[in-house]
RNA sequence: UCAGACGGUCGGAUGGCCGCGGCGCCAUAUGCGGGGAAACCCGAGGUGCCGAGGAAAGUCCGGGCUCCACGGGAACACGGUGCCGGAUAACGUCCGGCGGGGGCGACCUCCGGGAAAGUGCCACAGAGAGCAGACCGCCCGCCCCGGGGCUCCACGGAAACCGACGCGCACCGCGCGGAUCAGGUCCGGGGGCGCCAACCCGGGGCGCGGCAAGGGUGAAAGGGUGCGGUAAGAGCGCACCGCGGCCCCGGCGACGGGGACGGCAUGGCAAACCCCACCGGGAGCAAGACCGAAUAGGGACGGCAGGGCCGGACCGCCACGGCGGACCGGAGAUGCCCAAGGCGCGUUCCCGCGCCCCGUCCGGGUAGGUCGCGCGAGGCGUCCGGCGACGGACGUCCCAGACGAAUGGCCAUCCAGCGCCCUUCAUCGGGCGUGGACAGAACCCGGCUUACAGACCGUCUGACCCG
Numbered sequence: 001u002c003a004g005a006c007g008g009u010c011g012g013a014u015g016g017c018c019g020c021g022g023c024g025c026c027a028u029a030u031g032c033g034g035g036g037a038a039a040c041c042c043g044a045g046g047u048g049c050c051g052a053g054g055a056a057a058g059u060c061c062g063g064g065c066u067c068c069a070c071g072g073g074a075a076c077a078c079g080g081u082g083c084c085g086g087a088u089a090a091c092g093u094c095c096g097g098c099g100g101g102g103g104c105g106a107c108c109u110c111c112g113g114g115a116a117a118g119u120g121c122c123a124c125a126g127a128g129a130g131c132a133g134a135c136c137g138c139c140c141g142c143c144c145c146g147g148g149g150c151u152c153c154a155c156g157g158a159a160a161c162c163g164a165c166g167c168g169c170a171c172c173g174c175g176c177g178g179a180u181c182a183g184g185u186c187c188g189g190g191g192g193c194g195c196c197a198a199c200c201c202g203g204g205g206c207g208c209g210g211c212a213a214g215g216g217u218g219a220a221a222g223g224g225u226g227c228g229g230u231a232a233g234a235g236c237g238c239a240c241c242g243c244g245g246c247c248c249c250g251g252c253g254a255c256g257g258g259g260a261c262g263g264c265a266u267g268g269c270a271a272a273c274c275c276c277a278c279c280g281g282g283a284g285c286a287a288g289a290c291c292g293a294a295u296a297g298g299g300a301c302g303g304c305a306g307g308g309c310c311g312g313a314c315c316g317c318c319a320c321g322g323c324g325g326a327c328c329g330g331a332g333a334u335g336c337c338c339a340a341g342g343c344g345c346g347u348u349c350c351c352g353c354g355c356c357c358c359g360u361c362c363g364g365g366u367a368g369g370u371c372g373c374g375c376g377a378g379g380c381g382u383c384c385g386g387c388g389a390c391g392g393a394c395g396u397c398c399c400a401g402a403c404g405a406a407u408g409g410c411c412a413u414c415c416a417g418c419g420c421c422c423u424u425c426a427u428c429g430g431g432c433g434u435g436g437a438c439a440g441a442a443c444c445c446g447g448c449u450u451a452c453a454g455a456c457c458g459u460c461u462g463a464c465c466c467g
Base pairs, nucleotide, nucleotide: 001463002462003461004460005459006458007457008456009455010454012414013413014412015411016410017409018408020051021050022049023048024047025046026045032043033042034041035040053438057449058448060447061446062445063444064443065284066283067282068281078280079279080278081277082276083097084096085095086094087093098112099110100109101108102107113275114274118273119272120269121268122267135215136214137211138210139209140207141206142205143204144203145202146201147200148199149193150192151191152190153189155188156187157186158185161184162183165177166176167175168174169173223241224240225239226238227237228236242264243262244261246259247258248257249256250255288371289370290369291368298362299361300360301359302358303357304335306338307337309330310329311328312327314325315324316323317322341356342355343354344353345352378397379396380395381394382393383392384391385390415436417434418433419432420431421430422429
């Protein structure tokens, strides 16, 4: 310098103006105004402080807290977790190791107990998938068929090899062919003769023949490689590797190393049932506590009337049976009818509609209100212990608490980034414009997972160069 690995931090800054939510203090004041039946809430002066996140998200795990249930223990059922050791309030989280896999390396990655307790499943393809198997193939035995030898041919082929001669003639030097490859060799074809005993080669059939090397199927075919061996083969034998149980050594342990032995023995799936070990009451802030309306509804006690009902005397009328009027007295709890009254429909009056027999007291409890609700497994700093997760000591700080739900808007300057222009060989520099992701607390905390523009820091690895 380049290429990477791992971990961490931040996630716009400053100022001004306007606005929003919460808490405290001072003054007024055990007051005033408003809402409400009440509980309770809101408002009005001054002043100070605080006001989203690393994920506030998904609500997936673990806990605090709250209520309900529960005498203790064990077992069963169900659910969860699953290499080992540690951390922690706890965890399925985290840390450090082990083992498998990947990378030259820093490092990354793995829902990592048991398949020899039992049950179940293994699609398609394939001969055979769980009592392994024999399609092709290899080998053995028996039977059948063909070939093999000699010779002839102006038959065909040859990218290879040899190679300058070859053939004919009443005939011994002439003719013909030949590097445009004759001739020989080799391969194939045809004819004739011979053989069909053995042997060899090729093909076919048969054997409930042998084998499991090789091919083929499949995610998976009953250890792998090599040598020997064999008719062909095979852990059949041997060496190394793997595997199994045994012994020794190291380690808290997972596990690692070594030794001798065993010829290899039941392949995979447990995120199938299952087995083993460990853990686990249920519901959740709409938890829960308090206050607490009525035209809802429960209980106790007490009460009663203007008319309609009954009785009485009086007055009026009469068809003498009674009828009407006002007055006095009485009964009942059916609470039905009429009237009056009360309450509700935002407020006052009228009208309308609905409900109520009246009163006192008690309890539950809906709407509503208040609390729960912000000092906490709290943040930051330093030191100590530990490889680390983490723990301890000291100091320091107070840091959102809304409830149809505040945390916002505008302006200016600056900082990254991006685009254009000027300048420069280029960098630098200057100007203008644009411009900052994912996302919003709702009882709290520890984790996990998911989303995220961009910026910065640290440690380490590999390659090259320089000293």